[in-house]
Context: one part of a larger RNA
RNA sequence: CUGGGCGUAAAGGGCGCGUAGGUGGUUUGUUAAGUCAGAUGUGAAAUGUAGGGGCUCAACCCCUAACGUGCAUCUGAUACUGGCAGACUUGAGUGCGGAAGAGGCAAGUGGAAUUCCUAGUGUAGCGGUGAAAUGCGUAGAUAUUAGGAGGAACACCAGUGGCGAAGGCGGCUUUCUGGACUGUAACUGACGCUGAGGCUCGAAAGCGUGGGGAGCGAACAGGAUUAGAUACCCUGGUAGUCCACGCCGUAAACGAUGAAUGCUAGGUGUAGGAGGUAUCGACCCCUUCUGUGCCGGAGUUAACGCAAUAAGCAUUCCGCCUGGGGAGUACGGCCGCAAGGCUGAAACUC
Numbered sequence: 001c002u003g004g005g006c007g008u009a010a011a012g013g014g015c016g017c018g019u020a021g022g023u024g025g026u027u028u029g030u031u032a033a034g035u036c037a038g039a040u041g042u043g044a045a046a047u048g049u050a051g052g053g054g055c056u057c058a059a060c061c062c063c064u065a066a067c068g069u070g071c072a073u074c075u076g077a078u079a080c081u082g083g084c085a086g087a088c089u090u091g092a093g094u095g096c097g098g099a100a101g102a103g104g105c106a107a108g109u110g111g112a113a114u115u116c117c118u119a120g121u122g123u124a125g126c127g128g129u130g131a132a133a134u135g136c137g138u139a140g141a142u143a144u145u146a147g148g149a150g151g152a153a154c155a156c157c158a159g160u161g162g163c164g165a166a167g168g169c170g171g172c173u174u175u176c177u178g179g180a181c182u183g184u185a186a187c188u189g190a191c192g193c194u195g196a197g198g199c200u201c202g203a204a205a206g207c208g209u210g211g212g213g214a215g216c217g218a219a220c221a222g223g224a225u226u227a228g229a230u231a232c233c234c235u236g237g238u239a240g241u242c243c244a245c246g247c248c249g250u251a252a253a254c255g256a257u258g259a260a261u262g263c264u265a266g267g268u269g270u271a272g273g274a275g276g277u278a279u280c281g282a283c284c285c286c287u288u289c290u291g292u293g294c295c296g297g298a299g300u301u302a303a304c305g306c307a308a309u310a311a312g313c314a315u316u317c318c319g320c321c322u323g324g325g326g327a328g329u330a331c332g333g334c335c336g337c338a339a340g341g342c343u344g345a346a347a348c349u350c
Stems, first nucleotide, its partner, number of pairs: 003322004007304002012318001014201001016199002021194003025088007033081002035077008049065006091191001092188003095184004103177002106174004110154001115149007125136002162169002206247006215241002220236004258317006266295011299306002323350003332343004
């Protein structure tokens, strides 16, 4: 390089936007670049192949032929691909009508609960565990009532429910705002798909500066347990968890399943629309689009399983894999305040 692969064996990039590139719907004309046919030239000799010949044979040598799969030029063909010009509407997008949603940002606001403070009632315990102890409490705790402070999270609703590209998103109200869906078929007329580099976003933890700090709680301290107990259990408790701004850029970032398009039995649930039948109306019933589950046939798979949300049958583009360890290490480079991240070997060994 060819090939074979990527749910679980090695292997889908964490997600998106998009550049180059690759690739691309129906139709008419034209061109003739790709493509195809023919001709001419060239494709040195030697080697190799075929036939024949010469050394007694052979190696070796000589002659002839074919081949030399290529390139260039010319002539021609026009189905397909491409270029140019034109047309189309089914792909894509726009308009108009409708309706769902924890989609995002910001501001405001609510109640329950925990903790703390003040005051009242009240008295000897409380707390905690397998059992205890550390701890708190006669300086009046726990319990209970009233008032206040502050921070964080939003019970029920709540649902293999919804929304988002992913990470993720949940009290309520409002401003601003993104996307998907459905009906219609008015408009544009292939404007599409994918996407190396690039850029944005990206849980938790962590970092910088400044706030905040109720509860929880790495580290740490103490009490237990134990042979020991740098743990599991208990009492405390600092970073952190929260906010603003700026970094970090990683996860079992998982559906361990890249994106897009077309095709291919059924059954049953659920969410959002639309239509029909019926009706006073609603429910029921039927059809259809979109999403989301379960079961299951063909097919597929090493098996497990997947099965219209494919891991089936095909097409286009990207990423990635190539025995285990060494190792996601070393070195170099780039990025980062650091922690570290990205890229990423070899010797050696089995």